RNA sequence: GCCGCUGUAGCUUAACCUGGUAGAGCGACAGUUUCAUAAGCUGUAGGUUGUGUGUUCAAAUCUCACCAGCGGCA
Numbered sequence: 001g002c003c004g005c006u007g008u009a010g011c012u013u014a015a016c017c018u019g020g021u022a023g024a025g026c027g028a029c030a031g032u033u034u035c036a037u038a039a040g041c042u043g044u045a046g047g048u049u050g051u052g053u054g055u056u057c058a059a060a061u062c063u064c065a066c067c068a069g070c071g072g073c074a
Stems, first nucleotide, its partner, number of pairs: 001073007010026004020057001028044005050066003054062001
């Protein structure tokens, strides 16, 4: 230099191919239970979907560029 894959909540990730309400587990917080703690149960909060751009009524999803990580070729 060229090519490919990955990037979503504090962590691990689903949804992407086939555009249509961004969800789950763990963790955090609150409540319940207990003499107390843990465990269990119930609830709540937490996301500019890596950045920008284009297409569209509508983009996590499709286009292009860029950034970061990993791998391959030279």
Transfer RNA from a Nanobdellota archaeon, 74 nucleotides, folded computationally. Its mean pLDDT, the model's own confidence on a scale to 100, is 82. Taxonomically the source falls in Nanobdellota (Archaea, Nanobdellati). Rfam family: tRNA. The family's RNA type in Rfam is transfer RNA. Rfam links the family to the GO term triplet codon-amino acid adaptor activity.